[in-house]
RNA sequence: CACUCGGGAGAGUUCUCGUGCGCCUACCGGGCGCCGGGACGCCGAAGGGGCAAUUCCUCCCCGGAACCUCUCAGGCCCAUGGACCGAGUG
Numbered sequence: 001c002a003c004u005c006g007g008g009a010g011a012g013u014u015c016u017c018g019u020g021c022g023c024c025u026a027c028c029g030g031g032c033g034c035c036g037g038g039a040c041g042c043c044g045a046a047g048g049g050g051c052a053a054u055u056c057c058u059c060c061c062c063g064g065a066a067c068c069u070c071u072c073a074g075g076c077c078c079a080u081g082g083a084c085c086g087a088g089u090g
Base pairs, nucleotide, nucleotide: 001090002089003088004087005086006085007084012040014039015038016037017036018035020034021033022032023031024030025029041076042075043074047072048070049069050068054066055065056064057063
């Protein structure tokens, strides 16, 4: 460094639209779920940007890094993903 197994957080199961799909109905109206789009709100532990603050490397400067910060990306029921930690193998 790679592979396998285990552990692994946070944030709306909000609102709205649809000649979409399925189901229910007291039926030509409505309801529920899924899928797709939009709006606003939010999270931060894939990745990415930044050292402006914090912390660390080091007593200082310069510089660098981060579970720090920014949220581009990603994510906000479950699932999936997931930095990081442990065990095993090469």
Predicted 3D model of a 90-nucleotide RNA (Glycine riboswitch aptamer) from a soil metagenome.